[in-house]
Context: one part of a larger RNA
This record gives sequence, structure tokens and C1' cells, in this order.
RNA sequence: GAGCGAACGCUGGCGGCAUGCUUAACACAUGCAAGUCGCACGGUAUGGGGUAACUCAUGCAGUGGCGGACGGGUGAGUAACGCGUAGGAAUUUAUCCAUGGGUGGGGGACAACCGCGGGAAACUGCGGCUAAUACCGCAUGACGACUGAGGUCUAAAGGCGCAAGUCGCCUGUGGAGAAGCCUGCGUCUGAUUAGCUUGUUGGUGGGGUAAUGGCCUACCAAGGCGAUGAUCGGUAGCUGGUCUGAGAGGAUGAUCAGCCACACUGGGACUGAGACACGGCCCAGACUCCUACGGGAGGCAGCAGUGGGGAAUAUUGGACAAUGGGCGCAAGCCUGAUCCAGCAAUGCCGCGUGAGUGAAGAAGGUCUUCGGAUUGUAAAGCUCUUUUGGCGGGGACGAUGAUGACGGUACCCGCAGAAUAAGCCCCGGCUAACUUCGUGCCAGCAGCCGCGGUAAUACGAAGGGGGCUAGCGUUGCUC
Repeated sequence: GAGCGAACGCUGGCGGCAUGCUUAACACAUGCAAGUCGCACGGUAUGGGGUAACUCAUGCAGUGGCGGACGGGUGAGUAACGCGUAGGAAUUUAUCCAUGGGUGGGGGACAACCGCGGGAAACUGCGGCUAAUACCGCAUGACGACUGAGGUCUAAAGGCGCAAGUCGCCUGUGGAGAAGCCUGCGUCUGAUUAGCUUGUUGGUGGGGUAAUGGCCUACCAAGGCGAUGAUCGGUAGCUGGUCUGAGAGGAUGAUCAGCCACACUGGGACUGAGACACGGCCCAGACUCCUACGGGAGGCAGCAGUGGGGAAUAUUGGACAAUGGGCGCAAGCCUGAUCCAGCAAUGCCGCGUGAGUGAAGAAGGUCUUCGGAUUGUAAAGCUCUUUUGGCGGGGACGAUGAUGACGGUACCCGCAGAAUAAGCCCCGGCUAACUUCGUGCCAGCAGCCGCGGUAAUACGAAGGGGGCUAGCGUUGCUC
């Protein structure tokens, strides 16, 4: 000098755009953050139509489907194929796209519901009825899978519509996108850590996985790594980037984007195309809450918000209008993703706090050699202007046809009126800027050198001056 997710002190007019728990991965009251589908299915409530059978609309819980593996948060762990980069072969893939074939015929249940119970509750038991795109056989059957090459095995579901048809279902093949796996190279620090290793290193058989592999297991061999730093300890999410620097480099990894890991702590699997699953399940633990003491409930590192910690970091806001996501044929519903608004000079950028004229160089202040000098065209006065703010009126783009939270916002027009708007630090040298008074090694200053013990340009005040300016200084950290 530059920079900051900053903080503190003094001060503070407006707007735009950004940014905002760096500390306790501490504990959390309350609300919301993942639902949706009646064009899969049987019920049921209310209302309408109908003499009735029945039918229509809306809602409710349940069976069933898809989604809850995305989106959002955090950085605890991790020095690792975790990340970055360049490659590889032994793989899977719901939805989507392209293309081939098929969709025949049966059966038995279980919720809801009804009845009888248990329990304080959470919830739950027994019996009975019932539907399906739920479940199970049979048939067919491969260009599919397996194979001992003879063969063997394996599927399906219907809904809506008057119909045309459309949305589905099953099984292949290819693709797109996604994911898993392996490898070369790179990736902080300590030798006051020198030896480490027994599934360890390799092989064979077997198992397991979507898939390779000591991934697991039995047997066999005795290997494997290491001063080019193994092992152990410490620290740390990695990267694109960011800051600085002429560069080389150094530091860093907030916001945004990619990857990884985690979801009260530890462990485990289930379901599923995909999880070993933040707002799923089970077990153990700590903690909190309810309890009729028998037993139960919970997990904000989602958005707000609370307590606590801290120098320190915001609203228990609006809307799905846009973009995107889930479900649905659709209408639509859901969406604290997102878009907006609120708070904060936290930062960057822009604007304003007036302009011109005005010498009697007014008054006042300060200094004075008492002559004057300076504050100073500064003020007043005169003539203008109206940014911002105020009041009144109009009023968007964002939305291809409808739909606007933002918002009566931005913006435009008009009206009055200089009106509503300047501070902070410094003035011994470094370093731009000087005098008087007070104080008297006191009180104090100070980044370094150093000032202060009676004329202090260095302390305190005043006048004057210098610098920056809605900021200015200080502190901390980085180069």
C1' cells in the first nucleotide's frame, strides 16, 4: 500500500447491488419446510337429482401407485482414490427417447367397515365381510437367461372414453442422462515418531456383489511396506476460485459452482431402480418431555425464532406471479427450493447536504509588535435552482391467451420551499498541516524514535490548518 463474512469508538441524508453465527456439529418452546393421484380400488359423510334401482358433486380415512435417495443445511469426521487431473474394464440404471414382440385364462386373501375386547396414553388383540393396476398359481414364450449343447427356466393389468382412441402393463435391444468400481500423477506438518504388517502379501477352490477384488472363507506359499520417510502423532473437508504480488510465490477455501462426508452419539439392516435413508425403521447410550409407574414420546447441521457461548452476525414476514421440482390425462394440489419484502453504513457503486453574486473586508472569536493580521466571499444581503425528502395525480416491464407476491413499487407529471441532510481523524520527525493558554517527570501521549521536571508546535483546551468524507479512526488477520 492492498484486502476482509470483520468487531469496537465517534458520527450518520438517500438510492442501487451484494453480503450477514467465522464462536457451542451447544440445547431447543412454537409454526411451517413432501406430498400427490377418485382416469388403480372398496367404503363412508354431506348436499343435489330420481318413486326406485341408481347417479352427480364435494370431502374423509384406508388398500394401491409414484415421490419422500431430489431440492435445502452443516463441515464434525476424513491426509483418504476423499478431492483434482488423465485414463481403464468386470457393471447397474426407475422415469425419459428410439425400436421389436406380447397383454390368454383362473384363484385365495388382507385393510377400510362391522362386532367383542385390552390400555392412562402411545397404540393394540380376536372374530366376521369385501375390492383392485395389491397378492398367487396355470397357459404361451423367446432374438432373453442358464447350459453338461440333449435341453431347462422365466411375464403381464387394467383404467378412461359412445367411439375413434388414449393413458398404462409385461418382456427384449439400443441410447441419453445418472451411479458404482479400478489405476498413473498431484495433494499440510513432526524423526524429540524407525521400523510397520498375520487377512497381513500372493495363489487355488468356494461364497458374496449389479460388478472386479482378501470383499469373505478353507487350504497352500512367506510374503508386502519403509530414510524417494512406512508406521505413529498433530492439523485439515477438497477443488474451480479468492486475496496479495511486476512475476515467481505466499496466504486462503465466506457468498456462487462441482465433488465428498455427516444428520442427537454408536451400531444395524429393511424397502426400493437408487439409501444402509436429515424431517423412515430396529437396537444400545446420553439428554428432554408425558405417565394412572405398567409404559410411552422426541431429535432445527431445513426456514423463521428462543436460551447459551461470544467482540460479533437479521423477520417466529409475503407469494407460488416468475424459474424449477414432486404427483396427476387434466383441472389442479404441494413446494421456508425459489422469487420478493423486512433489519444492519457490513461492503462496493452512485447522488445529495445548494448555485451565482456579494468588501462596509460587518459583528463575534483568535492572535498581536496594539499599527494590525486572520477566520473570510466565509456570513448577512440580492438573484436563482429543486437533486433528495414532503404533498397531489398517473402508473409499468417482468406475462406468448389467462394469472403479478414484489406494488400503487420503479418510473412520469404537477405544487410549495434553501427548504429535511457533515462528520471523523490528525497537525515533533517519519508524514500533508502552528499559534496562544492551562499543566509542571504531575495529569497524560506514544506505531518507532521519543515528549512532559515553569515560556511544551509531542499532554489538555481554544483559534487556525491538513487529510478523508456518509463516513472517519482504532484493533485483529493475510500478502